C1' cells in the first nucleotide's frame, strides 16, 4: 500500500406503522419513527420481483345508419347481420417501479491483527 474479515472509537443510513403531497398503480418525496444494515452509498448494466393508466385485440349495454328477411295499404314494427359512436368488462406488453432481492460496475470512514 492492497484485499478480506472481527472487535472497538467517531459517526452514517433508516424497515414497518402514521401524517402530508405526487402518481392509474407499483411506488416516490418530506416529517415523525427505528426493524435492521460494514456499503441499507451511487448506477436499472444482467437476472429476478411488482404494478397496469394507455395502445392493440375480443366480449357486451345503449344509440345511430345501411343491408337482408317477415308482417303491414302506408307510416312503421320484429328478427338477423355489418359499420360507427359513448360506456363497461376481459386479455397482453413494459415503455413504469424496486439497488433494504441477487450479481456486476464505480466511489468510500476507521483502531488492532
Nucleotide at each position: 500500500g492492497a484485499u478480506a474479515g472481527c472487535u472497538a472509537a467517531a459517526g452514517g443510513c433508516a424497515a414497518a406503522c402514521u401524517c402530508a403531497g405526487c402518481g392509474a398503480a407499483a411506488g416516490c418525496u418530506g416529517a415523525a419513527g427505528a426493524c435492521g444494515c460494514a456499503a441499507a452509498g451511487c448506477u436499472a448494466c444482467g437476472g429476478g420481483u411488482c404494478c397496469u393508466c394507455g395502445c392493440c385485440u375480443c366480449c357486451u349495454c345503449c344509440g345511430u345508419g345501411a343491408c337482408g328477411c317477415c308482417g303491414g295499404c302506408a307510416a312503421c314494427g320484429a328478427c338477423g347481420c355489418c359499420a360507427c359512436g359513448u360506456g363497461g368488462g376481459a386479455c397482453c406488453c413494459a415503455a413504469g417501479a424496486c439497488c433494504g432481492c441477487c450479481g456486476a460496475g464505480c466511489c468510500g470512514c476507521a483502531g488492532u491483527g
A computed fold for a 113-nucleotide RNA from a Chromatiales bacterium, annotated as c-di-GMP-I riboswitch aptamer. Taxonomically the source falls in Chromatiales (Bacteria, Pseudomonadati, Pseudomonadota, Gammaproteobacteria). The prediction has a mean pLDDT of 77. The model forms 100% of the base pairs in the Rfam consensus.